[in-house]
Context: one part of a larger RNA
Molecule: small-subunit ribosomal RNA, central domain
Organism: Candidatus Lloydbacteria bacterium RIFCSPLOWO2_02_FULL_54_12
RNA sequence: CUGGGCGUAAAGUGUGCGUAGGUGGUCGUGUUAGUCUUCUGUGAAAUAUUUCCGGCUCAACCGGGAAGACGCAGGGGAAACGGCACGACUCGAGCAUGUAAGAGGUCUCUGGAACUCAUGGUGUAGGGGUGAAAUCCGUUGAUAUCAUGGGGAACACCAAAUGCGAAGGCAAGAGACUGGUGCAUUGCUGACACUGAGGCACGAAAGCGUGGGUAGCGAAUGGGAUUAGAUACCCCAGUAGUCCACGCCCUAAACGAUGUUCUCUCGCCUUGCGGAGUAUCGACCCUCUGCGAGGCUAAGCUAACGCGUUAAGAGAACCGCCUGGGUAGUACAAUCGCAAGAUUAAAACUC
Numbered sequence: 001c002u003g004g005g006c007g008u009a010a011a012g013u014g015u016g017c018g019u020a021g022g023u024g025g026u027c028g029u030g031u032u033a034g035u036c037u038u039c040u041g042u043g044a045a046a047u048a049u050u051u052c053c054g055g056c057u058c059a060a061c062c063g064g065g066a067a068g069a070c071g072c073a074g075g076g077g078a079a080a081c082g083g084c085a086c087g088a089c090u091c092g093a094g095c096a097u098g099u100a101a102g103a104g105g106u107c108u109c110u111g112g113a114a115c116u117c118a119u120g121g122u123g124u125a126g127g128g129g130u131g132a133a134a135u136c137c138g139u140u141g142a143u144a145u146c147a148u149g150g151g152g153a154a155c156a157c158c159a160a161a162u163g164c165g166a167a168g169g170c171a172a173g174a175g176a177c178u179g180g181u182g183c184a185u186u187g188c189u190g191a192c193a194c195u196g197a198g199g200c201a202c203g204a205a206a207g208c209g210u211g212g213g214u215a216g217c218g219a220a221u222g223g224g225a226u227u228a229g230a231u232a233c234c235c236c237a238g239u240a241g242u243c244c245a246c247g248c249c250c251u252a253a254a255c256g257a258u259g260u261u262c263u264c265u266c267g268c269c270u271u272g273c274g275g276a277g278u279a280u281c282g283a284c285c286c287u288c289u290g291c292g293a294g295g296c297u298a299a300g301c302u303a304a305c306g307c308g309u310u311a312a313g314a315g316a317a318c319c320g321c322c323u324g325g326g327u328a329g330u331a332c333a334a335u336c337g338c339a340a341g342a343u344u345a346a347a348a349c350u351c
Stems, first nucleotide, its partner, number of pairs: 003323004007305002012319001014202004021195003025089008034081001035078009049067007092192001093189003096185005104178007111155001115151008126137002163170002207248006216242002221237004259318006267296011300307002324351003333344004
């Protein structure tokens, strides 16, 4: 190397697009460095595989002979499979037409509830907070209540096992621009496909840079409590931050802890979006069917738990990854980054 694996034991890249490479539908013709077959040569002898004969009383051992397999080279042949070339096809893939749903994305505008601030009115001694308190706010009039105005952030109900998106993620309303998808019709192209090392793009939160913004919340910090102490849990304040624009960072229990694509394999129930049929005045209902989202199970699988047509079942193609624990996702080096750090990634030693 071959092997065995990757939901939870070590192991699926966070996600997509895609280069090289690997793999590739149906029919026909030709060709053949793969493939198959045959012949010749060669791979010294000994050893080794199988076998025959002989010699030590047998055997091991020793002597003599034969065979096949395998590798390489050359010649002849075959054309099923694979390759190559050419021609054709439509079921894979894509396009078109019709139609439908959606918190898919970007930008702009608008709205109401709550909160907070300011001003004014009413009103008077408390309010707030806790297990109990205190710090704190309040007679310079708080809390409560009413009115007016300002501000920022988030969008109750609808709301659901819902929907959309490649993932991260996406939820007030309206408009503009825009991506993807399902179903139906079968009209067009004619294998245009799958995967994908590198590469490129996107990528929650926190964090960083510049400039804004800052109501609430709130790392740090200050104070009050608690306590033996309390650098905490609880309370009163509160700066970064949270928000916006632009530019970085590139990590997560980035999880379904389950890579992508295709085919096949009993069923039952619920639900979202389509289509068809029967019926009907019509709409429902009902039946069938396609694509999603869930629950429970047959076979099968699994160490068990469990999975079970959305597979962890039966197969195929390609990629990624694992190979005892610690040292360690660390050191060194390299690349990237403003930094924080990220990525790639050991060993000595030790059990």